[in-house]
């Protein structure tokens, strides 16, 4: 680095440094720039974990993660509306994340 197997409903920012873009990628739109990147500190969350009286409740010392709205929507397939141009709403699919696991 491929591959499983789950999950995304909530939840949680300040400071300091840099520096014009950032929001995975393409094309379009839309939002953010108190953004993004680093660094301190703090939080949050319970995937590993950890204890218990063990299909389960608690709980956070450690291993990740996560703290801007929002996996932002659209693209693919169904199904609804319409009738050959489309709309829009729903469910999935793809593809990206995190974990654990496999190697």
């Nucleotide at each position: 680095a491929a591959g499983u197997u789950a999950u995304a409903a909530a939840g949680a920012a300040a400071g300091g440094u840099u520096c014009a873009g950032g929001g995975a990628a393409u094309a379009g739109a839309c939002c953010c720039g108190u953004a993004g990147a680093c660094c301190u500190u703090g939080g949050c969350a319970a995937c590993c974990c950890u204890a218990c009286c063990c299909u389960g409740u608690a709980g956070a010392a450690g291993g990740u993660g996560c703290c801007u709205c929002a996996u932002u929507c659209u693209a693919c397939c169904a199904c609804g509306c319409a009738g050959c141009a489309g709309c829009u709403g729903u469910g999935g699919a793809c593809a990206g994340a995190u974990a654990a696991c496999c190697a």
A computed fold for a 103-nucleotide RNA from uncultured Nonlabens sp., annotated as SAM riboswitch aptamer (S box leader). The coordinates come from a structure-prediction model, not an experiment, and the mean pLDDT is 76. Its Rfam family is "SAM riboswitch aptamer (S box leader)". Its family is annotated with regulation of gene expression in the Gene Ontology.